[in-house]
Order: sequence, then structure tokens, then C1' cells
RNA sequence: AGAGUCAGCUGGGCAAUCGCCGGUCGCAUGCGACGGGAGGAAAGUCCGGGCUCCAAAGGGCAGGGUGCCAGGUAACGCCUGGGGGGCGAGAGCCUACGGAUAGUGCAGCAGAGAGUAGACCGCCGGUGUGGCUUUAUGUCCAUCGGUAAGGGUGAAACGGUGCGGUAAGAGCGCACCGCGCACGUGGCAACACGUUGUGGCAAGGUAAACCCCACCUGGAGCAAGGCCAAAUAGAGAUCCUUUGAUACGGCCCGUAUUGGAUCUGGGUAGGCCGCUUGAGGCUGUUGGUGACGACAGCCCUAGAUGAAUGAUUGUCCACGACAGAACCCGGCUUAUAGGCUGACACUCACU
Repeated sequence: AGAGUCAGCUGGGCAAUCGCCGGUCGCAUGCGACGGGAGGAAAGUCCGGGCUCCAAAGGGCAGGGUGCCAGGUAACGCCUGGGGGGCGAGAGCCUACGGAUAGUGCAGCAGAGAGUAGACCGCCGGUGUGGCUUUAUGUCCAUCGGUAAGGGUGAAACGGUGCGGUAAGAGCGCACCGCGCACGUGGCAACACGUUGUGGCAAGGUAAACCCCACCUGGAGCAAGGCCAAAUAGAGAUCCUUUGAUACGGCCCGUAUUGGAUCUGGGUAGGCCGCUUGAGGCUGUUGGUGACGACAGCCCUAGAUGAAUGAUUGUCCACGACAGAACCCGGCUUAUAGGCUGACACUCACU
């Protein structure tokens, strides 16, 4: 100097004037003073909860979710640290990662044959009063048998290399490698290592196919739910009616209550609460590899409801991206102009 990887911060600032929303205080119904007022994703509505109701309150099945190990957390499908596998020269990155010896299914074409398969070209042997000739354990044809080491097809062919053996071959036998099981060592574990032993050794792949296994799991949702006020029609019809019906997403059991279901028609849609003090934020010390925890101190930081922060001027500057809370938190995913910082690894040049 170049080109990378990982992590973090920021997302315009300052001043003035007018305007909007809410809080506190003073006055008394509208003014004045002093503070405050959209995000890192507020987005997607994909997960997990808090909270409210069903509801006095259960058990099971089905359904659904997760899927290596150990931790963190209120909890999770999230986060952290490890292990296995894969990618990269490396720093690093990805992982839908339990089980194929419970069962079922699936794999086009090519190929003899695609899972206890298989003989196309081959190799070897028997038979034939077979053919040919150079009469050689010769060669060719037909037929029967053996074989899967060589060649071919395919993404993949029923372990690999070598030696022995055989009529020719083959884990048929042996050595080494691979694989299974047992044992030992290290580790909480996943798992790793082993000049430990043993077995010729499973008949492969696929579960992001059905399935099996382990663990988890009520439902609906702030338009939840509660209070006040007002208005109407204390309406009408049909069916079942304690052996019934309703409630709990589906089904069964159980429990509780005492009426329930369907249709037609009419009234209301107003106000208040829920509504912001929280699994809250910041700082310091401390434990831990880390996520995070403990202790101490300080702080209060939007609550709109047809939906509040806008406009103008001056100035600095990076000349401004993605983009606006609606009950509240913890995550994940997606979008993002520009600016700043740290660590790590690689290449080149100079000293």
C1' cells in the first nucleotide's frame, strides 16, 4: 500500500420565533411558569412470555412444536461455549446434527444387475464318434456347469492394496488399512485418542419421505376485559327440555351450573379505566472463557384515540438513508445513504 474477516458506536448538531400533545405548580375554566415528547429496526406478525377473560377447576387421547452436548434466561424455535460434518489459503463461516438392526415407501435414463442383486464382453471346465488345419494340452461351433478377480454402464455396483491358493476365481485364507464390538485413558457430556484385544465383517442410500423415539404444549386476545350514562320492543316465532342442555378449540372421562338452541325484527356505537414504575435504564465493584449473574448508588425517559413533535431563519456539517409508538417486554428475520473505532488473518514493496 492492497484486498479480506469479526465485533461495536452513530443515524445529524446548536440557537431563535410561531404552532401541536401530555405532566407538575399557581390561578379558577382559561391563562401563566417550568420540564418532557417516535426507532435501531417503531417494519414482518415469525417465536416466547407478562397481563385479561373462558373459569370454581381437572385427567387422557388426538393435534402441534423442538431435535448433538453442557450452560444462560421469566421463557423460547433465542443466546453462549464446546463436539461431529462441510466450505475457505487463512482470519473465519454454515449446519433442518436423535433413529435406517421396528416397519412401509422412493431412486429417471443407462446397465446383466440398484440391496441378501447380477452375467453384456469375458475367464475356466465337462460333453459332442461335430467342423478346420500347420496334428499342437491347437482353434472354432453347439450345449451343460463354475466364476464375479479383469473390461463396460452409471451419481452410486455388496469394502481397499498386496501375497498365497484355485481348473479359473472369490475374505476362500493371511498381512496392513477400513468397519463393528469390548476394554483402557481424557472429558460433566457430546466425543476424541489407543504399537489394547477380538470378529472375516452388517444385505448400501434416503427420515427437509411416512414412521419410531425423547422432551415440551389448554383456548382466545387490549377490537382482551371492567365501570358509568343513555336509548329501545319487559318484542315475536320454532325445536329440545333434568333420561335434557350449557361451559371448557376437536373427542372421551370427570366436574360445575340450571335452562338451552335457531330465525325474524328493534335500540345503542357516548364517556372513563385498562394506559405506562417496568423480568426498566445508567454508573461502579465483583464472579464467570462467555451468554449472564450478584452487590451498591443514581434516574423516571411518549401515552395519542379519524390518531400529537410541524413550519421558518441563521450556522456547523457526514448535504442526510431505511423509515412513525397505539397494552408491554425478550428474541429472530428483513431494509439501511453516510461517518467513526477496535481486533485478527493474507499478499506486495521498503527499512